[in-house]
Molecule: Bacterial RNase P class A
Organism: Gammaproteobacteria bacterium 13_2_20CM_66_19
């Protein structure tokens, strides 16, 4: 300088007016015995976000349910820590990919058992002579012989085929191979050593090598797992309308009388007669009497509208510093910082500048993914110049 890598943070700034919305506090009016409620109106102080988003994981809280246990089913999957919990996070192993800083990885088991492999290949698992290689035994031809040739065979070294071909290189060995033998490298069992441990070892000893791939195919091992979700879930609690108990038995108009209020009436209460109407059933009956009753009057419970809770002080926030590499962990001081229910952040208007992107809380937190103009601060890397 140029080109990348990783963390962290910001997400237009100041003012003014007018309105909205939450506490809180005054002041009028109403209702109330208060105790508070209801309207109006002021002043004060809060008022979206890094994802408030997708609702993919974890939890709180809440109601069902339940001695425990196991079985189905569902999710996790290297170790070790962190946590309230996790599929998240730190840290390490281990593989892969970059010079590199660093990044990505469902990263248990495939010498338990099943399955699967397309297409090409001769053969896809204890395999497999297509191309090749070899005639050393053996049997026959030809040949006096050397030697040739054919049959019966041997051979995974080499070519091809494929994502993959039954350990690599090298020497000896052979008739031509071949772990058939040997060294080395890989690999497999023990053991030893160093870590908590995953794991690693330029350690020892043993096995010629026997064990191919694939488990987000079945399956096996280990762990973890009961459901539903703020419309969860509680409290108050009309009208009308059905449940439930107790009571009454007729309802209007007239007149008669007695009671009660009052000074005296209106007005209410009983009885008694008259008219009019009206449900069943004992029962033919405008008459008595009893039951019912969907009729009447109280009273109880449930539930609906509407109201109130839950609703936000919490696994909180900031800053000092301690313990830890590090996720976190304890302390200690300060702070209160949306909480609505047609669902508040608006509009206008000055100034500045680099001229504003994703995007709108609805029970709450802890994650993780997806969206995102712009910018800024910190640690690293490689290249190339100079010094």
């Nucleotide at each position: 300088a140029g080109a990348g890598u990783c963390g962290g943070c910001c997400g237009g700034g100041c003012a003014g007016u007018c309105g909205c919305u939450g506490c809180c506090u005054c002041c009028g009016c109403c209702a109330g015995c208060g105790a508070u409620g209801g309207c109006g109106g002021g002043a004060g102080c809060g008022g979206a976000g890094g994802a408030a988003a997708g609702u993919c994981c974890g939890g709180g809280c809440u109601c069902c349910g339940g001695c425990g246990g196991a079985u189905c089913g569902g999710g996790u999957g290297c170790c070790a820590g962190g946590u309230a919990a996790c599929g998240c996070c730190u840290g390490g192993g281990g593989g892969g990919c970059g010079u590199g800083a660093g990044c990505c990885c469902a990263c248990g088991g495939a010498a338990a058992g099943u399955g699967c492999a397309a297409c090409a290949g001769a053969g896809a698992g204890c395999a497999g002579a297509c191309c090749g290689c070899c005639c050393a035994a053996g049997u026959c031809c030809c040949u006096c012989g050397c030697g040739g040739g054919a049959c019966c065979g041997g051979c995974a070294a080499g070519g091809g085929u494929g994502a993959a071909a039954c350990g690599g290189u090298g020497c000896g060995g052979u008739a031509a191979g071949a772990g058939c033998g040997c060294a080395c490298c890989g690999c497999g069992u023990c053991g030893g050593u160093g870590g908590c441990a995953a794991c690693a070892c330029g350690c020892g000893a043993c096995g010629g090598c026997a064990c191919g791939g694939u488990a987000a195919a079945c399956c096996c091992c280990a762990c973890c797992u009961g459901g539903a979700g703020c419309a969860a879930g509680g409290c108050c609690a009309a009208a009308u309308a059905g449940g439930g108990a107790a009571g009454c038995c007729g309802c209007g108009c007239c007149g008669g009388u007695c009671c009660u209020u009052u000074a005296a009436a209106a007005g209410g209460g009983g009885c008694c007669g008259g008219c009019g109407c009206a449900g069943c059933g004992c029962u033919g009956a405008u008459c008595c009497g009893c039951g019912c009753g969907c009729g009447c009057u109280u009273c109880c419970g449930g539930g609906u509208a509407g109201g109130c809770c839950g609703c936000u002080a919490g696994a909180g926030g900031u800053c000092c510093a301690c313990g830890g590499u590090g996720a976190c962990g304890g302390g200690g001081a300060c702070c209160c910082c949306a909480g609505a229910g047609g669902a508040a952040u608006g509009a206008c208007c000055g100034c500045c500048c680099u001229c504003g992107a994703c995007a709108g809380a609805a029970c709450c937190c802890g994650g993780c993914u997806u969206a995102c103009a712009g910018g800024c601060c910190g640690a690293c890397u490689c290249u190339c110049a100079c010094u």